The RNA shown here (transfer RNA) has 73 nucleotides and comes from a Candidatus Saccharimonadota bacterium. Its Rfam family is "tRNA". It is annotated as a transfer RNA. Lineage of the source: Bacteria > Bacteria candidate phyla > Candidatus Saccharimonadota. Its mean pLDDT, the model's own confidence on a scale to 100, is 82.

[in-house]
């Protein structure tokens, strides 16, 4: 200075012809036990990295921006 991948719930991470965002652990109720453990069930919890286009729509495509790993010089 150039090129590649990544940024989606507190944590790891999905979600691919663009069509109302989801698990697993965590968390918080509730049920089961005299209590703990654990098991179930429930339910909170995301302006998807920021900003702008394209579309009837964009987590998803396109453009610049950051910020983290990479490669090459």
């Nucleotide at each position: 200075g150039g090129g590649g991948u990544g940024u989606u719930a507190g944590c790891u991470c999905a979600u691919c012809u663009g069509g109302u965002a989801g698990a697993g652990c965590g968390u918080a109720g509730c049920u089961a036990u005299g209590g703990c453990a654990u098991a179930g069930c429930u339910a909170a919890g995301g302006u998807g990295g920021c900003g702008a286009g394209u579309u009837c729509g964009a987590g998803c495509c396109u453009c610049g921006c950051a910020c983290a790993c990479u490669c090459c010089a």